[in-house]
Context: one part of a larger RNA
Molecule: small-subunit ribosomal RNA, central domain
Organism: uncultured prokaryote
RNA sequence: UUGGGCGUAAAGAGCUCGUAGGCGGUUCCGUAAGUCGGAUGUGAAAACUCAGGGCUCAACCCUGAGACGCCAUCUGAUACUGCGGUGACUAGAGUCCGGUAGAGGAGCAUGGAAUUCCUGGUGUAGCGGUGGAAUGCGCAGAUAUCAGGAGGAACACCAACGGCGAAGGCAGUGCUCUGGGCCGGUACUGACGCUGAGGAGCGAAAGCAUGGGGAGCAAACAGGAUUAGAUACCCUGGUAGUCCAUGCCGUAAACGUUGGGCACUAGGUGUGGGGUCUUCUUAACGGACUCCGUGCCGUAGCUAACGCAUUAAGUGCCCCGCCUGGGGAGUACGGCCGCAAGGCUAAAACUC
Numbered sequence: 001u002u003g004g005g006c007g008u009a010a011a012g013a014g015c016u017c018g019u020a021g022g023c024g025g026u027u028c029c030g031u032a033a034g035u036c037g038g039a040u041g042u043g044a045a046a047a048c049u050c051a052g053g054g055c056u057c058a059a060c061c062c063u064g065a066g067a068c069g070c071c072a073u074c075u076g077a078u079a080c081u082g083c084g085g086u087g088a089c090u091a092g093a094g095u096c097c098g099g100u101a102g103a104g105g106a107g108c109a110u111g112g113a114a115u116u117c118c119u120g121g122u123g124u125a126g127c128g129g130u131g132g133a134a135u136g137c138g139c140a141g142a143u144a145u146c147a148g149g150a151g152g153a154a155c156a157c158c159a160a161c162g163g164c165g166a167a168g169g170c171a172g173u174g175c176u177c178u179g180g181g182c183c184g185g186u187a188c189u190g191a192c193g194c195u196g197a198g199g200a201g202c203g204a205a206a207g208c209a210u211g212g213g214g215a216g217c218a219a220a221c222a223g224g225a226u227u228a229g230a231u232a233c234c235c236u237g238g239u240a241g242u243c244c245a246u247g248c249c250g251u252a253a254a255c256g257u258u259g260g261g262c263a264c265u266a267g268g269u270g271u272g273g274g275g276u277c278u279u280c281u282u283a284a285c286g287g288a289c290u291c292c293g294u295g296c297c298g299u300a301g302c303u304a305a306c307g308c309a310u311u312a313a314g315u316g317c318c319c320c321g322c323c324u325g326g327g328g329a330g331u332a333c334g335g336c337c338g339c340a341a342g343g344c345u346a347a348a349a350c351u352c
Stems, first nucleotide, its partner, number of pairs: 003324004007306002012320001014202004021195003025089003028085004033081002035077007048066007092192001093189003096185005104178007111155001116150007126137002163170002207248006216242002221237004259319006267297012301308002325352003334345004
């Protein structure tokens, strides 16, 4: 609970697509459902309002008049909303044409540095590690250094407050396939739009299943230290895992802790991608304007404050989601999903 809210106090779904529904540009004609009048009917009594009266007053009671949301029928109005129009329009939306930037996605191929291991050469007693040590490795020749080889994973510099993507996220290089954006033209369609309950798809890491792979790192585990203890922090090792393919899982501080769309409301200064104009003869550079993105600062306004401030948390409209004291509890039960782990939905007793 007809209220007020959701950046940080409780509260924006992780993201997108989209069904129903809600909402919806300019103009003409019609209709008259909504809407707004009028008339009639109905609207019991009591109650209510007004006038008068009765109990000594009042409460209370009696009489009369008025009023009574709405509803039905008839009859009007047509601004707005709706409905109908093989009516019209182009400012929203989309298509087309010409450009353009990008770690957007998928597959295939390929490169160098580094770590580790193996083989061989040189070479000798230490190496490694720490706050200091020890475990560990090493005369069966280690560490160091040179040459060759194997294999896996990640891509230094460029690199940015930079770019792309709906979000998760995306970074060596080349090729193939492919999605979206932005700018310019204004040729075409002619409201085709916005949102979106259910629903569907995507969705980091960890985890699960099957089969591969395994260099480094590293839960678990073992040992050495530290310590009163040390199931830790530090050290030496080390298995799952991390990687690939396929299938699950469906959660995160999935965060801008800020849902989406449209419109309006001072500026200043960086930066990324386009376009137009301009200075000297041209170009580069620069300057002005403009569209799209991404940062910082700041006025009005807003805010409990912090802060936000044309990328709004300002001013408005449309649609969805969510909140309603703390704990119990995002738990129990039930249902649905999952191989499992668990996820989604979601209480109450009791207590403060």